The RNA shown here (transfer RNA) has 73 nucleotides and comes from Deinococcus ruber. It matches the Rfam family "tRNA". Its family is annotated with triplet codon-amino acid adaptor activity in the Gene Ontology. The coordinates come from a structure-prediction model, not an experiment, and the mean pLDDT is 80.
RNA sequence: GAAUCCGUAGCUCAGAUGGAAGAGCUUCCGUUUACGAAGCGGAAGGUCGCAGGUUCAACUCCUGCCGGGUUCA
Numbered sequence: 001g002a003a004u005c006c007g008u009a010g011c012u013c014a015g016a017u018g019g020a021a022g023a024g025c026u027u028c029c030g031u032u033u034a035c036g037a038a039g040c041g042g043a044a045g046g047u048c049g050c051a052g053g054u055u056c057a058a059c060u061c062c063u064g065c066c067g068g069g070u071u072c073a
Stems, first nucleotide, its partner, number of pairs: 001072007010025004019056001027043005049065005
């Protein structure tokens, strides 16, 4: 330098051919316990990498850029 895949919650990841975002873990609160742990219930937590474009509507489609993985040179 080229090709390809990826970027979504603190972490690991889902998200159907566009209708507006979820799970597990973690954290916090409650319950339980003599106290903890485990279990159970609840809550918090997101500019969906950035900027444009298309559309009534974009995490999703298109373009550019940034970052990362793999392969080739």